[in-house]
RNA sequence: GCGUUCCUCACUGGAGAGAGGCGAAUCUUGAAUUCGUCCACCGAAGGGGCAAGCUGCAGGCCAUAUGCCGGCGGCCAAUCUCUCAGGUAAAGCGGACAGCGAGGGCAUA
Repeated sequence: GCGUUCCUCACUGGAGAGAGGCGAAUCUUGAAUUCGUCCACCGAAGGGGCAAGCUGCAGGCCAUAUGCCGGCGGCCAAUCUCUCAGGUAAAGCGGACAGCGAGGGCAUA
């Protein structure tokens, strides 16, 4: 200096699960919309938790140990897990993640 990771923007694709019960309000009178409540579910906005590993402290073992052992802490991933939040006909909105393109950026990765 550049490319990737990373960040931003735009486009494209993108799953799962009750058209649930009860009550109220609204007006367009509907398998409608909103709110409240009850039960049943989903995991792919976000969020919480954990492994190996690395590491700190004291203790024990070992002839000495920079080694080993267990204990208590710290750091520590996800599409795992929890289900707080969010979501559960189609449509719409959202959607982890991926692709294409443009821009940023070059460091404590």
The RNA shown here (Glycine riboswitch aptamer) has 109 nucleotides and comes from Paucibacter sp. KBW04.
Lineage of the source: Bacteria > Pseudomonadota > Burkholderiales > Sphaerotilaceae > Roseateles.